[in-house]
RNA sequence: UGCCUAAUCCCGGACUAACCGGGAGCGGGGGAACCAUGUUUUCGGGGCUAACUCACCUUCGGGUGGGGGCGCAGGCUCCUUCAGCGCCAGCCCGACAGCUAACCCCGCCGGCCGACGAAGGAG
Numbered sequence: 001u002g003c004c005u006a007a008u009c010c011c012g013g014a015c016u017a018a019c020c021g022g023g024a025g026c027g028g029g030g031g032a033a034c035c036a037u038g039u040u041u042u043c044g045g046g047g048c049u050a051a052c053u054c055a056c057c058u059u060c061g062g063g064u065g066g067g068g069g070c071g072c073a074g075g076c077u078c079c080u081u082c083a084g085c086g087c088c089a090g091c092c093c094g095a096c097a098g099c100u101a102a103c104c105c106c107g108c109c110g111g112c113c114g115a116c117g118a119a120g121g122a123g
Stems, first nucleotide, its partner, number of pairs: 002112003008024006025108006035098001042095001044096001045093004052067006068088005076123007
């Protein structure tokens, strides 16, 4: 200078900051009617996230492949296709939640890179 992610910006107190409060923006959860569901009753159930699924193998740690999902570069931004490279982890609720207007609640962390293709379109 850029990248992943919702995870950024501004104002006030404090006054380098921490911390506290507020606003905007972005994101998530709960929650009627109607609609949907034979689903739960330990084979528990559910949520965030791209992070799911099937088959085979296994020394039971995992490995391989198919389908599917996500990210990156072409350096102004966005969309599509082909090719290339990489990821498919982790965490939370606590017996419990479909959708869901009003309404209510919560988050804004953390982690990284080094010049590397082609075609089409829009602004």

The RNA shown here (c-di-AMP riboswitch aptamer (ydaO/yuaA leader)) has 123 nucleotides and comes from a soil metagenome. The model forms 96% of the base pairs in the Rfam consensus. The RNAcentral record of the sequence draws on MGnify.